Transfer RNA from a Candidatus Doudnabacteria bacterium, 73 nucleotides, folded computationally. It was read from a public genome assembly.
[in-house]
RNA sequence: GGGCGUGUAGCUCAGUUGGUAGAGCGGUCGUCUUAUACACGACUGGUCGGGGGUCCGAGUCCCUCCACGCCCA
Numbered sequence: 001g002g003g004c005g006u007g008u009a010g011c012u013c014a015g016u017u018g019g020u021a022g023a024g025c026g027g028u029c030g031u032c033u034u035a036u037a038c039a040c041g042a043c044u045g046g047u048c049g050g051g052g053g054u055c056c057g058a059g060u061c062c063c064u065c066c067a068c069g070c071c072c073a
Base pairs, nucleotide, nucleotide: 001072002071003070004069005068006067007066010025011024012023013022019056026044027043028042029041030040031039049065050064051063052062053061
């Protein structure tokens, strides 16, 4: 330098044909217990890596940039 992939909640990851973004773990509070843990209930969670474009509507499609990984040279 060229090609491919990944980037979504604090962490690990889903997200279908473009239609108002979720799970598990975690955190907080409560119930239970002498107390802790377990269990149960409630709450807490995001400008979907940045910018721009298409569209009535973008995590999803297009362009560009950034970070990380793999391959080729």
The coordinates come from a structure-prediction model, not an experiment, and the mean pLDDT is 82. Its Rfam family is "tRNA".